RNAcentral holds the sequence, with entries from ENA, Greengenes and SILVA. The RNA shown here (small-subunit ribosomal RNA) has 1515 nucleotides and comes from an uncultured bacterium. Model confidence (mean pLDDT): 84 of 100.
[in-house]
């Protein structure tokens, strides 16, 4: 630091999403120690038990218990003193701290500076003064009562540091006179007078001096006063720390919440308080707050910090620390210095307990601990050793503060599970191309270590005050008495804990696991699954080869953790201060006018609020960061330092902002003088045109339309003429002219007016600009109420159109449109572009002005205000904008934040209405958009081509057969192929075979390959009866070969073949959507590309386009293109024409011989035909024309042949997941006594129909007899077969010749020459049966071809609709061959005879270039809209219905303060005001449930249509 994802693809927009850190967390798997720290976030829900605030006898009286001592009589006992010790009562401090919760609270409640001259402070501390005198009572106890209990009531008795008088006053209040100060209604210092206000003792020592007293041995001694010490006490002043109040500034969310306020804001006066104050009464005024957002409403303790973050920011407010707030709900005061008081009181509710039913008692939001609720938070422990508090002189008591343990991996942080060597890369998994390969130096083994756990044994720091001994020293002090303080020595004390730690013993022994492996994001095979189970954070995986689902081997990451859920910041510049935008993605209000506020033009003085600088005060620690230090380290913890952007206060600068002041003129305005214009309103006023009404002519149709019709018309229409009337709109000019702020304005005059523009002078002096709010204006269409109505024309009604056609089209036709008065307030109200003010190249029009030249016209230059067009810079995601910026800057409004839901709902306002203005959510979806690139596509364009129309022949579609296909049938009718581009196609030939099906019989190493094990001379081989429909079984009979070696009639051992066995063969079984190859088709169309350069962010362009020309991306010019491959074309083969050669079996004019059936029969010699080999020729080469001097092209000479002569083979990148696993080949999968392999035998031929593709026909250009003539390609030994003979013929018989330019198939036929037939179901047609036969085959029943004879359907030229063909074609005539035993109307070949037309590209089909719209990219067989049905989810509404909160009226009043009154005093009683809950009514806010209702949103294959994207077919 960024990355997935909208698209074929690009760019930008723009959301969604991911990686990061972070947690008071939970959940799943897993769990080995150990430090530090953390732990009810939810029901501020309800609690059982313990504990969590008491001390102090040195303030009191008592009362109990020990000791002593003394006394009664010895035991023993207590009137009595002493000492100790314990304590329930008065009393003193304490309890208001500590500790817990965040319910509540938008506040002066935090937070930060300040103020208090508007105050108060207990203990502490210091300084001053003081502490004198009296007095009444009460608990406690004692007695009596009431009650279950709590508890209380009466009588009596008693102390005090309890309570109350009196006195004194340094000194404090108040109050008068005065004096300095200061911040000057007041404070502070000081001088006088006046009134008022205090107190308390205790305990230690000493009698030293004065006074009383007991005792006394008169020395003395003990007490008391006194004195002293310590502590406490009172009145003051001060400190520190507390608190209390008030103020600037800062503190969340809704304006669908626009006003709210009567104590309310403010005076006066008086209460009140510790103090200011409407805090609280009376009275007087009418204020006060608010868009800088009151008031309501909804959330929430604030901070300091915490997470993050590069920072501003944004979230957050757990532990720790500072503030508030609260202690079962609510209400109240009282005590005290402090409370309106967690563990005080009083009342009222509500729960819970006891209860004798009469009354009572409680409050874990302390610490543990229990219940419920929830995803979820702990022990009913140790201890005051230590910190710190509360009391006490003190010991010391008490502390669930605190310290410590215990549980939880909940978080941070250290540590361990071993280390080194170890390669037969072991054996196992996984995996494979079978070779490996990986786990993997990893295990094993061998050598070492000791952390951590475990056992033993030593064993701490934290402990120091303090106590108390003992020594010394020092203050008080009358003291050498006491008794304070510091010093030092001894002593006393540990919960944690026998813990940290140390050391030994043994011992690799006790200690790894989660997640993850498509991309984004490291990390990959196998198997299983088969749109199933499943996954998934987003794009998306799974329909049979799944790196994505499950497991399994590997691997990647973290690591006592590892993931997942959830939440926060980041990323997210995705609300943008820093840092965003608004012509076309979301976004400029329709327009002015102008309030407020923001913003403001020169010069000069001042001010110091902004702004800059210095100082000084705060900014609490704790954290953060930095430097050091302490636990082995680290986390943790400590010292120091830095930081703290802020606020306050003082000094000082004065350039910019802003006050002040004083000027100026260029911004802006005024006045003068021309100007143009559909700028607006009212009033007249015209002339064509439509309609209608009268009259005339006139006569059958006339209107409409793609074509009708319905409509008008013989009652006179249309058409014409002429007049009348009536409305509404103003042709030409008219122009990207003019005006206006938009909306918008078009005949002509008049009258009123508004704004602009030129000029050239004066004035005013900043008067400016925008502009939330608010006011006005505002097309159409709608609405109200009166009018008008000519044409037009929503609704409607008729006629067409179509499957419909509530519609485009036609013919009516009413609101309306017009006008007067109001209303509505929206528009694609658009330049989809706010206003204003500067500034930044030009070129060109045009409108309106004004100056210069100028023949005083025109035109030319200047130069301002308006409208347009190109264009540089520069802008922009692009496309474009460009002085009339979308450019570069400043100034103020106004809007945006993914799509859908929705411009909807609710609320609110405006409007009669119709709706308009404001404007949501639930829920849903990864996209939605915008710009521009390439394709494909349009019932978009433009150019060109094709037997693609047309102009021509000839056919198919009807008919009878063939033959394929579909459907039917069947036990099977095997399988494929399915628009052209499946259907005489695989199949160039099913009777059996073929064959892949069916139905029976059989057979399992196999019909067929390879290897291997073991056996096997009567073996291999022959195979006979006999069983079977064959297959097969069955085995008689005969009966072996090679090689080697040894001990050589013969043994052995191995091949070969056999048996038996195990690898394995086998499969026309699937997938052609896993492939190869090979075909098909667009199409023999003229395309398709690329290399380097440019050009564009880019996808791409360019080149390849353009003018031309061509069968052709064919060749030319031209060009930011230049070249270049594959395609065209050419080289190849054929056929036409000539030359050479050559030349037998092919020819045979001419010569000579022969022979003869007179015929190349045979032989020579040799042209020509042939034949097969090489040449030549054809190139627009050669004229003329046209063309750009081009490429071409037109005409023409000359040649067989002319412009590619004709035909062929050749098929470019690439399309259709085209076809073929059944030609072969192959990956996976599936069969293995069968899905294999062999036989019979039967189907594939099966018929009720449909469709292709052909054969023969309907006849006279024919049919039928005779005769007769002329091909070319082919084929042949398992063969073609002559001649010759048989038979009507199919063919038999015979063999002669041919391995073929030699014999043979093999007579071609249409033609020709004659003869009949005479237009009919025929002398046309031949189909379909009957019968008789041939041939081929074991073998024609199912199921072949042919021959004669006989029979003699259908058919008289074919509906829509469709085919083919441009010259040696079509048409039509026949031959031949593959296949094959036979079997062709098919099919690939061959020649014979030989045509009609083509004016031309308007349509039909397909193509090709360009272009141009596109919402299409699976590409128009695309995309996609709505009703309706079905399911399912949110919201709204909605009769009611139940909850919450909350306002106001009134009732009705606990406690309790204040007040009044009364009795009489620490108080009672009685009223009265305010007053909590509680009630009664009426608003208003917000939930729930809810018949039913309307719309949305979602759901792979529902109806119905066809609205939209191409002119989407009515833009």
């Nucleotide at each position: 630091a960024g990355a997935g994802u909208u698209u074929g693809a690009u760019c930008a927009u723009g959301g969604c999403u991911c990686a990061g850190a972070a947690c008071g967390a939970a959940c799943g798997c897993u769990g080995g120690c150990g430090g530090c720290g953390u732990g009810g976030u939810u029901u501020a829900g309800g609690c059982a038990u313990g504990c969590a605030a008491g001390u102090c006898g040195a303030a009191c009286g008592g009362u109990c218990c020990g000791u002593c001592a003394a006394a009664g009589u010895a035991a023993c006992u207590u009137a009595u003193g002493a000492c100790g010790g314990a304590u329930a009562g008065u009393g003193g401090c304490g309890a208001a701290a500590g500790g817990g919760u965040g319910a509540g609270u938008a506040a002066c409640a935090c937070g930060u500076g300040g103020g208090u001259a508007a105050u108060c402070u207990a203990c502490u501390c210091c300084c001053a003064a003081g502490c004198c005198u009296g007095g009444a009572a009460u608990a406690a106890c004692u007695c009596c009562g009431a009650g279950a209990a709590a508890u209380c009531g009466g009588a009596g008795c008693u102390a005090a540091u309890a309570c109350c008088g009196g006195a004194u006053a340094u000194c404090a209040u108040a109050u008068c006179c005065g004096a300095u100060a200061g911040u000057a209604u007041c404070u502070a210092u000081u001088g006088g007078g006046u009134a008022u206000g205090a107190a308390a003792g205790a305990u230690g020592g000493c009698c030293u001096a004065g006074u009383c007293u007991g005792c006394u041995u008169c020395g003395g001694u003990g007490g008391a006063u006194g004195c002293u010490a310590u502590c406490g006490c009172u009145u003051g002043a001060g400190a520190a720390g507390g608190a209390g109040c008030c103020c600037g500034c800062g503190u969340c969310c809704c304006a669908u919440u626009a006003g709210c306020u009567u104590g309310u804001u403010g005076g006066u006066a008086g209460g009140g308080u510790a103090a200011a104050g409407g805090c609280c009464u009376a009275c007087c005024a009418a204020g006060g707050c608010a868009a800088c957002g009151a008031u309501g409403g909804g959330u929430a303790g604030c901070c300091g910090g915490c997470c993050u973050g590069a920072g501003a920011g944004g979230g957050u407010g757990a532990u720790c620390g500072g503030c508030c707030a609260c202690a079962c709900u609510g209400g109240g005061a009282c005590u005290g210095a402090g409370a309106c008081a967690c563990u005080g009181c009083c009342c009222a509710g509500a729960c819970u307990c006891c209860u004798a039913c009469g009354g009572g008692a409680g409050g874990c939001u302390g610490c543990a601990g229990u219940c419920g609720a929830g995803a979820a938070u702990c022990u009913u422990u140790c201890g005051c050793a230590a910190u710190g508090g509360a009391c006490g002189a003190a010991a010391g008591u008490c502390u669930g503060a605190c310290g410590a343990a215990g549980c939880g991996a909940c978080g941070c942080c250290g540590c361990g599970u071993g280390a080194g060597c170890g390669a037969u890369g072991a054996a196992g998994g996984c995996u494979u191309u079978c070779g490996g390969g990986u786990c993997g130096u990893a295990a094993a083994g061998c050598u070492c270590u000791g952390u951590c756990a475990u056992c033993c044994a030593g064993g701490a720091c934290g402990a120091a005050c303090g106590g108390c001994c003992g020594u010394u020293g020092u203050g008080c002090g009358a003291a050498u008495a006491g008794u304070u303080c510091a010093a030092c020595g001894g002593u006393c004390u540990g919960a944690c804990g026998g813990u940290a730690c140390u050391g030994g013993g043994g011992a690799a022994g006790g200690a790894a696991g989660c997640c993850c492996c498509g991309g984004c994001u490291a990390a990959c095979u196998c198997c299983g699954u088969g749109c199933c189970a499943g996954c998934a954070g987003c794009c998306g995986c799974g329909g049979u080869a799944a790196u994505a689902c499950g497991g399994a081997g590997g691997g990647g990451g973290c690591g006592a953790g590892c993931g997942u859920u959830g939440u926060u910041c980041g990323g997210a510049a995705u609300c943008a201060u820093u840092g965003g935008g608004c012509g076309u993605a979301a976004a400029g209000c329709g327009c002015g006018u102008g309030u407020a506020g923001g913003u403001g033009g020169u010069u000069a003085u001042u001010u110091a609020a902004g702004u800059c600088g210095g100082g000084c005060g705060u900014g609490a620690a704790a954290a953060u960061c930095c430097u050091u230090g302490g636990c082995u380290u680290a986390a943790c913890c400590a010292a120091g330092g830095a930081c703290u952007g802020g606020c306050g206060u003082u000094c000082g600068a004065a350039a910019c902002u802003g006050g002040a002041u004083a000027a100026c003129u260029u911004g802006a305005g005024u006045a003068c003088g021309g100007g143009a214009g559909a700028g607006g309103a009212g009033a007249g006023u015209g002339g064509a045109a439509u309609u209608c009404c009268u009259g005339g002519u006139g006569u059958a149709g006339c209107g409409g339309u793609g074509a009708a019709a319905u409509g008008c018309g013989u009652a006179g229409a249309u058409a014409u003429c002429a007049g009348g009337a009536g409305g509404a709109a103003c042709a030409c000019c008219g122009g990207u002219g003019g005006c206006g702020a938009a909306g918008g304005c078009g005949a002509c005059u008049c009258u009123c007016u508004g704004g602009c523009c030129c000029g050239a002078u004066a004035c005013u002096g900043a008067c400016a600009c925008u502009g939330a709010g608010a006011c006005g204006c505002g097309a159409a269409a709608g609405c109200u109420g009166g009018g008008g109505g000519a044409g037009c024309g929503a609704a409607c009604g008729g006629g067409a159109u179509u499957a419909g056609a509530u519609a485009c089209c036609c013919c009516g036709g009413u609101a309306g449109u017009c006008c007067c008065a109001g209303c509505u307030g929206u528009a694609a109200a658009c330049g989809a572009u706010g206003g204003g003010c500067a500034c930044u190249a030009g070129g060109u029009g045009u409108a309106g002005g004004a100056g210069g030249u100028u023949u005083u016209u025109a035109u030319c230059c200047u130069u301002c205000u308006g409208u347009g067009c190109c264009g540089c810079a520069g802008u922009u995601a692009a496309c474009g904008c460009g002085u009339u910026a979308a450019g570069u800057g400043c100034c103020c409004c106004g809007c945006c934040u993914g799509g859908g839901g929705a411009g909807u709902a609710c609320g609110g306002u405006c409007g009669c209405a119709a709706g308009g203005c404001u404007g949501a959510a639930a829920c849903u979806c990864a996209a939605a958009g915008g710009a521009a690139u390439u394709g494909a596509c349009g019932g978009g364009g433009g150019c060109c081509c094709g037997c693609a129309c047309a102009a021509g022949c000839g056919g198919u579609g009807g008919a009878g057969c063939a033959u394929g296909u579909g459907g039917c049938u069947c036990a099977a009718u095997u399988c494929g192929a399915g628009g052209c581009a499946a259907c005489g196609c695989g199949a160039a030939g099913a009777a059996c075979c073929u064959u892949a099906c069916c139905c029976g019989g059989g057979u399992u190493u196999g019909a067929c390959a390879u290897g291997c094990u073991g056996g096997u001379a009567g073996u291999a081989c022959u195979g006979a009866a006999c069983c079977g429909a064959a297959a097969g079984g069955g085995g008689a009979u005969g009966g072996a070969u090679c090689c080697g070696c040894c001990u050589u009639u013969g043994g052995u051992g191995g091949a070969a073949g056999c048996c038996a066995g195990c690898a394995c063969a086998g499969g026309u079984g699937c997938u052609g959507c896993a492939u190869g190859g090979c075909u098909g088709u667009c199409g023999u169309c003229a395309g398709c590309u690329c290399g380097u350069g440019u050009c564009g962010u880019g996808a791409g362009a360019u080149g390849u386009c353009g003018g031309g020309u061509u069968a052709a991306g064919u060749c030319c010019c031209a060009c930011a293109a230049c070249g270049a491959g594959c395609g065209c074309a050419a080289c190849c083969c054929u056929u036409g024409u000539c030359c050479u050669u050559a030349g037998u079996u092919a020819c045979c004019a001419u010569c000579c011989c022969g022979a003869u059936u007179u015929u190349u029969c045979g032989g020579g010699a040799g042209a020509c035909u042939c034949u097969a080999a090489g040449g030549a020729g054809a190139c627009u080469g050669c004229c003329c024309c046209g063309g750009u001097u081009g490429a071409c092209g037109g005409g023409g000479a000359g040649g067989a042949a002319g412009g590619u002569g004709g035909g062929g083979a050749u098929g470019a990148c690439g399309u259709c997941a085209a076809g073929u696993c059944c030609u072969c080949a192959u990956g996976g999968c599936c069969c293995u006594u069968a899905u294999g392999c062999c036989c019979g035998g039967g189907g594939c031929u099966g018929c009720a129909c449909a469709c292709g593709u052909g054969c023969u026909a309907c006849a006279a250009u024919g049919g039928u007899c005779g005769g007769u003539a002329c091909a070319g390609a082919g084929g042949g030994u398992u063969g073609c077969u002559a001649a010759a003979c048989c038979g009507c013929g199919a063919g038999g018989u015979g063999u002669a010749g041919c391995u073929a330019a030699u014999c043979c198939c093999a007579u071609a036929a249409a033609g020709c020459c004659g003869g009949c037939c005479c237009c009919a179901g025929u002398u046309c047609g031949g189909a379909u049966u009957g019968g008789a036969g041939g041939c081929u085959g074991a073998a024609a029943u199912u199921c072949g071809c042919c021959u004669c004879c006989a029979u003699g359907a259908a058919g008289u030229u074919g509906g829509a609709a469709u085919c083919g063909c441009u010259a040696g074609u079509a048409a039509u005539c026949g031959c031949g061959a593959a296949u094959c035993a036979g079997c062709a109307g098919g099919u690939c070949g061959c020649g014979g005879u030989g045509a009609a037309u083509a004016c031309g590209u308007u349509c039909c089909c397909g193509g090709g270039c360009c272009u141009u719209g596109u919402a299409c990219a699976c590409a128009c067989c695309g995309c996609c809209c709505g009703u309706c049905a079905c399911a399912c989810c949110a919201a709204c509404c909605g009769a009611g219905u139940u909850g919450a909160g909350u306002g106001c009226a009134c009732c009705c009043g606990a406690a309790g303060u204040u007040c009044c009154g009364c009795c009489u005093u620490a108080g009672g009683c009685g009223g009265a005001c305010c007053g909590a809950a509680g009630g009664u009514g009426u608003g208003u806010u917000u939930g729930g449930c809810a018949a039913g209702g309307g719309g949305g949103a979602u759901g792979a294959a529902g109806u119905c249509g066809u609205a939209a994207c191409a002119a989407g077919g009515u833009a």